RNA sequence: AUACCAUAUAGAGUGUACGAGAGACUGGCUCUUUGACUACACAGCAACCUACCUUUAAGGCAAGGUGCUAAAUCCUGAAUGAUGGUCAUUUUUUAUUGGCAU
Numbered sequence: 001a002u003a004c005c006a007u008a009u010a011g012a013g014u015g016u017a018c019g020a021g022a023g024a025c026u027g028g029c030u031c032u033u034u035g036a037c038u039a040c041a042c043a044g045c046a047a048c049c050u051a052c053c054u055u056u057a058a059g060g061c062a063a064g065g066u067g068c069u070a071a072a073u074c075c076u077g078a079a080u081g082a083u084g085g086u087c088a089u090u091u092u093u094u095a096u097u098g099g100c101a102u
Base pairs, nucleotide, nucleotide: 001102002101004099005098006097007095008094013042014041015040016039017038021031022030023029025077027075028074043069044068045067048065049064050063052060053059054058078090079089080088081087082086
């Protein structure tokens, strides 16, 4: 990097540095000089993989490998149903999420 499988409505933030955009894209909406985004440190959340414990199924633990800590993947796009604006369901997209194979 590509293919496949799974997951994404819960949960968990402070400090320091930097200094203007950020939330993938569209349209919305939101965050942001009261310092966002990003990086680092510490802390925390979760439990995908490994280890360990109990074990029928499965559950537990949190040591190791990731991940995450504004808003549902922030909403949205395609389809179907109902419908007055709209709502519901499914799907798609995205992932700098995990696993696995090459």